The RNA shown here (transfer RNA) has 75 nucleotides and comes from a bacterium. The coordinates come from a structure-prediction model, not an experiment, and the mean pLDDT is 83. Rfam family: tRNA. Rfam's curators write: Transfer RNA (tRNA) molecules are approximately 80 nucleotides in length.

[in-house]
RNA sequence: GGGCCGGUGGUGUAGCCUGAUUAACACGACCCCCUGUCACGGGGUAGACCACGGGUUUAAAUCCCGUCCGGCCCG
Numbered sequence: 001g002g003g004c005c006g007g008u009g010g011u012g013u014a015g016c017c018u019g020a021u022u023a024a025c026a027c028g029a030c031c032c033c034c035u036g037u038c039a040c041g042g043g044g045u046a047g048a049c050c051a052c053g054g055g056u057u058u059a060a061a062u063c064c065c066g067u068c069c070g071g072c073c074c075g
Stems, first nucleotide, its partner, number of pairs: 001074007010027004020058001029045005051067005
């Protein structure tokens, strides 16, 4: 340098192909119940507008282009 895959709450992932409901699930955090206390269990709350910029569209995490970062392969 070329190709492929990935970047989404604090963490791990889904959602992307085929655009449209409040971006979902688990763990974690916080609150309440339970308990003599902790843990377990039950209930609830907050937390990401999706790596960045631009384009297409009535509408973009999703489609297109460019850039950055990480991984693998080729040279």